[in-house]
RNA sequence: CACGACCUUCGGGGCAGGGUGAGGGGGCUGCACGGUCCCCAAUUCCCGACCGGCGGUGGGCACCGGGGUGACCCGGUGCGAGCCCGCGACCCGCGCACGGUCUGAGGCGCGGUGGACCCGGUGUGGCGCGCAGGUAAAGCCGGGGCCGACGGUACAGUCCGGAUGGGAGAAGGUCGGU
Numbered sequence: 001c002a003c004g005a006c007c008u009u010c011g012g013g014g015c016a017g018g019g020u021g022a023g024g025g026g027g028c029u030g031c032a033c034g035g036u037c038c039c040c041a042a043u044u045c046c047c048g049a050c051c052g053g054c055g056g057u058g059g060g061c062a063c064c065g066g067g068g069u070g071a072c073c074c075g076g077u078g079c080g081a082g083c084c085c086g087c088g089a090c091c092c093g094c095g096c097a098c099g100g101u102c103u104g105a106g107g108c109g110c111g112g113u114g115g116a117c118c119c120g121g122u123g124u125g126g127c128g129c130g131c132a133g134g135u136a137a138a139g140c141c142g143g144g145g146c147c148g149a150c151g152g153u154a155c156a157g158u159c160c161g162g163a164u165g166g167g168a169g170a171a172g173g174u175c176g177g178u
Stems, first nucleotide, its partner, number of pairs: 001177001003176008017047003023040007049158002051148002053087004060079008082146002091112006117144005128135002150161003
């Protein structure tokens, strides 16, 4: 320390405050129909509030070193995206394994599925590309929007549940190797 094996640990957050009232209960109207008053009643509906896994990613920010009179330039490290690229979960299909049979759950492999961004600014790009005229996108700043599995229940990103689960991955240790 690029690497290998084994082991250990870690590894998802969020409705404040209001409105309405499907539905239920009680009182009054002698009863019924109907009317009326009160209470309970959606964290799911409405206003509003809040949340954002993992790896990566020319411009941004911070720090360090070097150069320069200075503006600034070169290099290094770290941080920086829910909606950019991918991964993971759920779900679907096929196959495989198990001392024997049946059933169930789980495991492994492969495949499928797998949400959401615009405008403006700044600026990298431009010492590139193109015959020439010409010529790209930001994660940064401002503004406005959008997305969020399945089952339960008054219709759920936030409650309850599968889940003290699983997992992308992260950190450390031991042995080996370089």
Annotation:
FMN riboswitch aptamer (RFN element) from bacterium HR32, 178 nucleotides, folded computationally. Model confidence (mean pLDDT): 77 of 100. It was read from a public genome assembly, where an Rfam model found it.